[in-house]
RNA sequence: CUUAUCAAGAGUGGUUGAGGGACCGGCCCUAUGAGACCACGGCAACCUGCCCAGCGCAAGGUGCCAAAUCCGGCGGUAGUGUAUCGAGAGAUGAG
Numbered sequence: 001c002u003u004a005u006c007a008a009g010a011g012u013g014g015u016u017g018a019g020g021g022a023c024c025g026g027c028c029c030u031a032u033g034a035g036a037c038c039a040c041g042g043c044a045a046c047c048u049g050c051c052c053a054g055c056g057c058a059a060g061g062u063g064c065c066a067a068a069u070c071c072g073g074c075g076g077u078a079g080u081g082u083a084u085c086g087a088g089a090g091a092u093g094a095g
Stems, first nucleotide, its partner, number of pairs: 001095006011040006019029003023073004041065003046061002048058003051054001069089001074086005
């Protein structure tokens, strides 16, 4: 850079100890322990493997396990502090 997906799903313990949720605004989480690392566990099925070839089974490589990608940011539409659609940005996989 191209492309697909992003309203589903899945956490405990240990060490450390104050921030974190990409950015900005909001809102939220947090000493009843943030974040990071480690161990074990789990989710999912992009790549991969298998077969009886099905939107099948497995789970080796990634990924993920608060909140829709937490919501918005730019634009369209409408009955306009809202709703909805799309874009952008971001994340992940594959190339």

Overview: This is a predicted structure of a 95-nucleotide RNA (SAM riboswitch aptamer (S box leader)) from uncultured Lawsonibacter sp. The organism belongs to Lawsonibacter, within Bacteria. The model forms 97% of the base pairs in the Rfam consensus. Its mean pLDDT, the model's own confidence on a scale to 100, is 86. The RNAcentral record of the sequence draws on MGnify. Rfam family: SAM riboswitch aptamer (S box leader). Rfam's curators write: The SAM riboswitch is found upstream of a number of genes which code for proteins involved in methionine or cysteine biosynthesis in Gram-positive bacteria.